[in-house]
RNA sequence: CGAGCCGGGCGGGCGGCCGCGUGGAGUCCCUUGCGGGACUUCCCGAGGAACGUCCGGGCUCCACAGGGCAGGGUGAUGGCUAACGGCCACCCGGGGUGACCCGCGGGACAGUGCCACAGAAAACAGACCGCCCGGCGCUCCGGCGCCGGGUAAGGGUGAAACGGUGGUGUAAGAGACCACCAGCGUCUGAGGCGACUCAGGCGGCUAGGUAAACCCCACCCGGAGCAAGGUCAAAAGGAAACACCCCGGUGUUUCUGCGCGGACGUUCGAGGGCUGCCCGCCCGAGUCCGCGGGUAGACCGCACGAGGCCGGCGGCAACGCCGGUCCUAGAUGGAUGGCCGUCUCCCCGGCCGCCGCGAGGCGACCGGGCGACAGAACCCGGCGUACAGCCCGACUCGUCUG
Numbered sequence: 001c002g003a004g005c006c007g008g009g010c011g012g013g014c015g016g017c018c019g020c021g022u023g024g025a026g027u028c029c030c031u032u033g034c035g036g037g038a039c040u041u042c043c044c045g046a047g048g049a050a051c052g053u054c055c056g057g058g059c060u061c062c063a064c065a066g067g068g069c070a071g072g073g074u075g076a077u078g079g080c081u082a083a084c085g086g087c088c089a090c091c092c093g094g095g096g097u098g099a100c101c102c103g104c105g106g107g108a109c110a111g112u113g114c115c116a117c118a119g120a121a122a123a124c125a126g127a128c129c130g131c132c133c134g135g136c137g138c139u140c141c142g143g144c145g146c147c148g149g150g151u152a153a154g155g156g157u158g159a160a161a162c163g164g165u166g167g168u169g170u171a172a173g174a175g176a177c178c179a180c181c182a183g184c185g186u187c188u189g190a191g192g193c194g195a196c197u198c199a200g201g202c203g204g205c206u207a208g209g210u211a212a213a214c215c216c217c218a219c220c221c222g223g224a225g226c227a228a229g230g231u232c233a234a235a236a237g238g239a240a241a242c243a244c245c246c247c248g249g250u251g252u253u254u255c256u257g258c259g260c261g262g263a264c265g266u267u268c269g270a271g272g273g274c275u276g277c278c279c280g281c282c283c284g285a286g287u288c289c290g291c292g293g294g295u296a297g298a299c300c301g302c303a304c305g306a307g308g309c310c311g312g313c314g315g316c317a318a319c320g321c322c323g324g325u326c327c328u329a330g331a332u333g334g335a336u337g338g339c340c341g342u343c344u345c346c347c348c349g350g351c352c353g354c355c356g357c358g359a360g361g362c363g364a365c366c367g368g369g370c371g372a373c374a375g376a377a378c379c380c381g382g383c384g385u386a387c388a389g390c391c392c393g394a395c396u397c398g399u400c401u402g
Base pairs, nucleotide, nucleotide: 001398002397003396004395006393007392008391009390010389012343013342014341015340016339017338018337020045021044023042024041025040026039027038028037029036030035047373051384052383054382055381056380057379058378059225060224061223062222066279067278068277069276071221072220073219074218075217077089078088079087080086091105092103093102094101095100106216107215111214112213113210114209115208128155129154130151131150132149133148134147135146136145137144138143163181164180165179166178167177168176182206184203185202186201187200188199189198190197191196229300230299231298232297237256238255239254240253241252242251243250244249258292259291260290261289262288263287264286271283272282273281274280307326308325309324310323311322312321313320314319346369347368348367349366350365352363353362354361355360
């Protein structure tokens, strides 16, 4: 210098003018009340993914909440975390020269299934070409054909054929036997928290692959979801109390809550709940159907958090602990925008200067061009996907120079 691989970060700045939203302070207005509006000023006002809705939680309700089945999820080991299917380290296997990357990582000896085509044969299978022995026939004396028996070492097919190489042995062969090796099982020693690793001994001779096929095993999982869930107001009437008063009414306050009809039901339990089913348990005096009427409003939940930033300590790391400091959107038809000026990043071309022994590097000027993915809606931790253009760091490989 080029290429690669891993990690982190930015993704426009500045100024001016006009215009928005929440909250604080102040002033004023409307309203029976809940509550609403106007003006001034101050702080704050989209993201690394806000996207996907794929996981896990916080929170709310069922609900004080049990068991079984179904269903779903995960799958080497050790850690982190509120938890996870996430993250970190590391083991084994695979890929790569390497830095590094990948893994639906328990079980094929519980059972069932599948392995096309080719091939004799794809699971305890198999004889196509072969090799050997015996018998019969023929012969041009090389051998050929048929029958019976033995064989799976050689050849062929295939992704894969019942271990490999060399030898003994045999009629010909074969782990039949032997040596070495691979695999499997087992024992011992050393190392490691562990998964495992290394070394040595013994053994039989080798029991295919596939579970991201069904399945078996181990562990984990209540459900629904902010449109969760609450408060206030309103409403046709009714009841009670108080006050006033013409004994007829009026007003205020509180409570309850629309009217008519029907079915079932009130401990011999209608209906409802445990959000897939069953058992079991629990709530329960009202529940449901039809017709007609009122309301559709305001507020809370809703922003202090498993929070951000800085420093120290521990740890290989993920991360944890301690100290300090900060408060950084909360809309509800849905806010943060528009315009102008200027600068900058980056790309292409031209041209010049400087540094260096060198390979090479840095900078200025001129002209042209460009600026991505994308928009909170209860919140948080992850994962996945998208992203114009850049910056920083570690490492690997190659080339060149001193």
This is a predicted structure of a 402-nucleotide RNA (Bacterial RNase P class A) from Streptomyces hirsutus. It matches the Rfam family "Bacterial RNase P class A". The family's RNA type in Rfam is ribozyme. The source organism's lineage runs through Bacteria, Actinomycetota, Actinomycetes, Streptomycetaceae and Streptomyces. Its mean pLDDT, the model's own confidence on a scale to 100, is 76.